Annotation:
A computed fold for an 87-nucleotide RNA from Methyloprofundus sp., annotated as c-di-GMP-I riboswitch aptamer. Lineage of the source: Bacteria > Pseudomonadati > Gammaproteobacteria > Methylococcales > Methyloprofundus. The RNAcentral record of the sequence draws on Rfam.
RNA sequence: UUUUGCAAAAGGCAAAGCUACCUAAAGGUGGUGACGCAAAAUUCCCAGUCUAACGGAGAUUACUCUUAUGGCCGUGGGAUUACCAAA
Numbered sequence: 001u002u003u004u005g006c007a008a009a010a011g012g013c014a015a016a017g018c019u020a021c022c023u024a025a026a027g028g029u030g031g032u033g034a035c036g037c038a039a040a041a042u043u044c045c046c047a048g049u050c051u052a053a054c055g056g057a058g059a060u061u062a063c064u065c066u067u068a069u070g071g072c073c074g075u076g077g078g079a080u081u082a083c084c085a086a087a
Stems, first nucleotide, its partner, number of pairs: 002087004012037002017032006035074001041080003045077003048072003055066004
């Protein structure tokens, strides 16, 4: 340096739920809590997926469809970085 891997050691992160706040929503942040994770670290570059405020179309008395510029990295890939062990 590359590959493989929780078998071990030191550790790390934190699902759902509950709760406070932000937000149109998806979702996010903090506390609590651990389902799990060898990159469950970072990054929206690609795909996928969620929401639909503004906008557009329709219908007419308050709906339907569409749409990302808004999200999801614990959806997959790419890129960057990284502890220990073995080869």